A computed fold for a 679-nucleotide part of an RNA from a Candidatus Saccharimonadota bacterium, annotated as large-subunit ribosomal RNA, domain II.
The full RNA is in RNAcentral, with records from ENA.
The coordinates come from a structure-prediction model, not an experiment, and the mean pLDDT is 86.

[in-house]
Context: one part of a larger RNA
RNA sequence: UCCAGCGAGUUACUUUUUGUAGCAAGGUUAAGCCAUUUGGCGGAGCCACAGUGAAAGCGAGCCUGAAUAGGGCGAUUUAGUUACAAGGAGUAGACCCGAAACCGGGUGACCUAACCAUGAGCAGGCUGAAGCUACCGUAACAGGUAGUGGAGGGCCGAACCGUAGUCCGCAGCAAAGGGCCCGGAUGACUUGUGGUUAGAGGUGAAAUGCCAAUCGAACUCGGAGAUAGCUGGUUCUCCUCGAAACAGUUUUAGGACUGGCGUUGCGUAGUAGCACGUGGGGGUAGAGCUCUGUAAAGGACUGAGGGGAGCAAUCCUACUCACCCUUAACAAACUACGAAUACCAUGUGUGUAAGCGCGGCAGUUAGAACGGCGGAGCUAAGUUCGUCGCUCGAAAGGGAAACAGCCCAGACCAUCGUCUAAGGUCCCUAAAUUUACACUAAGUGGGAAACAAGGUGAGAUUUCUUAAACAGCUAGGAUGUUGGCUUAGAAGCAGCCAUUCAUUUAAAGAGUGCGUAACAGCUCACUAGUCAAGAGAUCUUGCGUGGAAAAUGUAACGGGGCUAAACGUAAUACCGAAGCUAUGGAUUUGUAGCAAUACAAGUGGUAGAGGAGCGUUCCUAUCUGCAGUGAAGCAGUGCUGUGAAGCAUUGUGGAGCGUUAGGAAGUGAGAAUGCUGGA
Numbered sequence: 001u002c003c004a005g006c007g008a009g010u011u012a013c014u015u016u017u018u019g020u021a022g023c024a025a026g027g028u029u030a031a032g033c034c035a036u037u038u039g040g041c042g043g044a045g046c047c048a049c050a051g052u053g054a055a056a057g058c059g060a061g062c063c064u065g066a067a068u069a070g071g072g073c074g075a076u077u078u079a080g081u082u083a084c085a086a087g088g089a090g091u092a093g094a095c096c097c098g099a100a101a102c103c104g105g106g107u108g109a110c111c112u113a114a115c116c117a118u119g120a121g122c123a124g125g126c127u128g129a130a131g132c133u134a135c136c137g138u139a140a141c142a143g144g145u146a147g148u149g150g151a152g153g154g155c156c157g158a159a160c161c162g163u164a165g166u167c168c169g170c171a172g173c174a175a176a177g178g179g180c181c182c183g184g185a186u187g188a189c190u191u192g193u194g195g196u197u198a199g200a201g202g203u204g205a206a207a208u209g210c211c212a213a214u215c216g217a218a219c220u221c222g223g224a225g226a227u228a229g230c231u232g233g234u235u236c237u238c239c240u241c242g243a244a245a246c247a248g249u250u251u252u253a254g255g256a257c258u259g260g261c262g263u264u265g266c267g268u269a270g271u272a273g274c275a276c277g278u279g280g281g282g283g284u285a286g287a288g289c290u291c292u293g294u295a296a297a298g299g300a301c302u303g304a305g306g307g308g309a310g311c312a313a314u315c316c317u318a319c320u321c322a323c324c325c326u327u328a329a330c331a332a333a334c335u336a337c338g339a340a341u342a343c344c345a346u347g348u349g350u351g352u353a354a355g356c357g358c359g360g361c362a363g364u365u366a367g368a369a370c371g372g373c374g375g376a377g378c379u380a381a382g383u384u385c386g387u388c389g390c391u392c393g394a395a396a397g398g399g400a401a402a403c404a405g406c407c408c409a410g411a412c413c414a415u416c417g418u419c420u421a422a423g424g425u426c427c428c429u430a431a432a433u434u435u436a437c438a439c440u441a442a443g444u445g446g447g448a449a450a451c452a453a454g455g456u457g458a459g460a461u462u463u464c465u466u467a468a469a470c471a472g473c474u475a476g477g478a479u480g481u482u483g484g485c486u487u488a489g490a491a492g493c494a495g496c497c498a499u500u501c502a503u504u505u506a507a508a509g510a511g512u513g514c515g516u517a518a519c520a521g522c523u524c525a526c527u528a529g530u531c532a533a534g535a536g537a538u539c540u541u542g543c544g545u546g547g548a549a550a551a552u553g554u555a556a557c558g559g560g561g562c563u564a565a566a567c568g569u570a571a572u573a574c575c576g577a578a579g580c581u582a583u584g585g586a587u588u589u590g591u592a593g594c595a596a597u598a599c600a601a602g603u604g605g606u607a608g609a610g611g612a613g614c615g616u617u618c619c620u621a622u623c624u625g626c627a628g629u630g631a632a633g634c635a636g637u638g639c640u641g642u643g644a645a646g647c648a649u650u651g652u653g654g655a656g657c658g659u660u661a662g663g664a665a666g667u668g669a670g671a672a673u674g675c676u677g678g679a
Base pairs, nucleotide, nucleotide: 001679002678003677004676005675006674011092012091013090014089015088016087017086018085019084020083021082022081023080026047027046028045032041033040034039051058052057061073062072063071064070095233096232098230102223103222104221105220106219107218113197114196115195116194117193118192119191120190121189122187124156125155126154127152131148132147133146134145135144136143160184161183162182165180166179167178168177199215201211202210203209208217236613237612238611239610240609241608246259247258248257249256250255260364261363262361263360264359265358266357267356268355271354273350274349275348276347277346278345279344280343286337287335288334292331293330294329296327297326298325299324302322303321304320305319306317307316308315309314367392368391370389371388372387373386374385375384376383397408398407399406412585413584414583415582417581419579423575424574425573426560427559428558432572434571435570436569437568445562451546452545455543456542457541458540459539460538461537462536463535464534472530473529474528475527476526478503479502480501483497484496485495509524513522514521586603587602588601589600590599591598592597614668616665617664618663619662620661621660623658625657626656633652634651635650636649637648638647639646640645
C1' cells in the first nucleotide's frame, strides 16, 4: 500500500407534538393476588371535568386595591384519556474513537543518588618536608654544611575511573557506540558483596539532576466509558422544498440562547408583490453664502487700539482690528433654498399563494469577489467598516488562452435535430480572407504618466495676396548726427534721459543682433526690382512618436502569423451553450373528471426539513412452496426496474432455502494516522 472481516444516534424511564386505534365527561389501572403460554381480579393512584391568589382562602369568578375605579389571569365557545408508532427534549457514558491530568490502594533503590557494615585495587619513574646523625659554629641558644629520612587532596605516567575537543556513526556494531586526542591516577580515589531511605516522598558538592531505556513529580491496578464549547469519523436508494455566515445578550468572540432566514402540518383573507393615480413628512445629491466658520482682490470712509508731533485742543500714520460697498470662493458636525429615488398611507387595476396566524423539526451566526453610494487609509492594497444590488458559497454549461465571485445562461432523461445569447468567423479552431467609407505606418494594435515635438487626418477663427503676397535672388538701408548726458572713450548697439524729433525719400529705428578700446565692418527692420500663386498665425479635435531599465528562456496578441487578420462608423450573412424550440419518455404539484386520462406550471442544489422505497438477520403465520432429477454459497452470461436491487440461465458446490402478510432489530462501510487477520 492493497484485500477480507469487525466498526458509530442505542436502551430504560419521564415529558411534549403528530399519527393510528379503543372508550368518552370521562379515560386508565400500579404493586399485588388467582389461574396459567395469551386470561381474570385489583380503582390505591394519575390525567381531565374551574379558575384565581404567595397563601389562608374565595369561586364563574379570583387577585391587586380604601374602592362599586382601573388593570392582570380566567368563564361566557367543554374533550379528554389509555395504548402503540414516529419526530423532539430531559435524566442516565447517551452517536463512536481520542487527552494532558485528578484521587485512592499497592509495587519498586538488581539502574541510579546518598549513607551504613564488611572486603578488594592502584606497573614504573621523579621530587625529597619534618625529624634524626656527624662535623662546623655559639657563653648557651640560634645558625651552617654533609648525610640519613621518606612527608604530600606533590610531579610524570599504565591498569582503573572519567569524557574537554574533533572526525565517523544517525533504520548505527550500539534506543548514547567507535577512532584520534585529552583530565584524574595515595585520594573529597576507585570498586565487590550485604543493607537503609519511596512518590503530598526519597536522594541530591544543586543540573529540576537521579529514583529500573519513564521524572516540574515513578510505575501499576482501581474510581473510569473522568471530562473534552476541540479534531477526526459516522455505512442503502429515489422524490419535493431549500437556508445562513445577520441583530441582541453573553468571563462572549472558532461556544451558547432568543429573534431573522429554511422545512413541515393545520387554519385563513383578492393577502403579499407589481403598475398607475392621489395625499404625506423629510433636509441627502445639487445649489447657495442669510446664519456659524474658513478665505482672495479692490475701494471707501467711520470707529477702536498702537506709533509720531504738540503744553493742550488737535493733527499725521506704507501699523493692527472691526464695520460698510463691489467682484469672486469653500464646508460631514453651515442653510434664507432643494431634487431624483426611497419610505408611509390610500384608491383603482392586476395578482394560482409568493402573504399572515398557530403548532412540530432544524441548520446558520469564520463568508468572498464584483458594481453603486459613503467612512477609515495615501480618493494605497486581492486592505478595512457600513449600506443597496449581484454572483460564488450551495451552480454544472458557453465566453474571458488557462482563471469560485467578471460577461452570457440556471443541467429531469434521450436524440450524429433547429434557432439564438455572450463572444466570435486567415490557420491552430466551428463560422466572412464579407460589403462600404474613413483613419493608423507606430507591429501602434498587443502594458504606463507628467512632459516634449514642422508625424499625420478633420474642423474653426484670423492676417497678407494678380493694386503681385510668402520664400529665394539683385539693389538700397541715407541726412541733421558722434541726439543730449555720462565717460579716458560712449559715434544706433556699457549705462542714464526723452516731445525717440526732423529732413531727403520707393524706403531706411536717434536703431534687431554680431562686432570695435572707441570708430570701422557685417546684419535686421523697412523699400524697389525679378519671379509667379497661394502664404502665415492661433484654437479645437482623431490616430500615431519619444518619455519606456530586471533578474532560468522569446515571455506585455493563447500561438502561428497579420498592414489588416489593427482601429472607427455603418450593413448583411454565418458559427456559437446542458438557453429557447422540435420529437419521444419519466416524475411532482394543481385544475377537471367516478376513473381512465387530459391540460397547466414545474423537476441545479451544500447545511437542513419532509415523503416514498430497496436490501440484510431472526420470529409468527402462509404457499399442503422449492430442494441429491442438486438448497445455500462462489464464478460468469443474459434480461427487467428511475434507483437501492430483482429474475433467468451455465459452471462449481454438496444440504438446506425461499414467496406472501405481519413483527423485532447487534440492519447496509471507503475513509476515523480506525481494530484484527492476510498478501